The prediction has a mean pLDDT of 76. Predicted 3D model of a 102-nucleotide RNA (Glycine riboswitch aptamer) from Novosphingobium sp. Chol11.
[in-house]
Parts: sequence; structure tokens; C1' cells
RNA sequence: UUGACCGCAUGGGAGAGCCCGGAUGAAACCUACGGGUUGCGAUCCGGCACCGAAGGAGCAACCCCCCAGGAAACUCUCAGGCACCAGAAACCGUGUGGUCUU
Repeated sequence: UUGACCGCAUGGGAGAGCCCGGAUGAAACCUACGGGUUGCGAUCCGGCACCGAAGGAGCAACCCCCCAGGAAACUCUCAGGCACCAGAAACCGUGUGGUCUU
């Protein structure tokens, strides 16, 4: 100096109700000042529907093999998600450390 592999950091990164009901509170309006009405991309609870790419689980091509194990972007949807934000597998890019190699 070249390439590959592994790890860490970072960027890109989809899908599905801004649904229905209830409670609380900001704000605005009215007020006989007791309170009432509306409700904001707010918070929480419940319900049904829907999504799959945190995690988890299942089967399997395949790997390995004495036994036994490993294993997906497939499947399930427990969890998570369902306007924006956030998160986000695999893959790709960038930086960096290690190992091997030229």
C1' cells in the first nucleotide's frame, strides 16, 4: 500500500386508524363568579381493526454431526408499532480498532 473478515460508532431506512369511547389538564368564550361550553398534533385508561424490520418465539433450506446443536429478510404477533417525532432488522455508505492477506 491492496483486498477480505470480525467488532464499535455514525448516516440512509418501510408498513399499518392523525379510529371509537371515557377521564384529566392547557387555551378560548360565557357567567348570576357557584360554574358551564368548546376542545388542543397534550397525557392516561379501555376497546376493536391493522402492521412487522427493536426484542422474543416457531418451522426450515442449509451448516455440522457420536449424541446433540446452530440457523432467515419465512411464519407467529407475546412484546413493539399504527399523523409528526422517536425507534428501526438485513443491506449499503463513511470513520475507526483488530486479524489475515498482497
The source organism's lineage runs through Bacteria, Pseudomonadati, Pseudomonadota, Sphingomonadaceae and Novosphingobium. Its Rfam family is "Glycine riboswitch aptamer". Rfam describes the family as follows. This family represents the bacterial glycine riboswitch. The sequence was found by an Rfam model in a public genome assembly.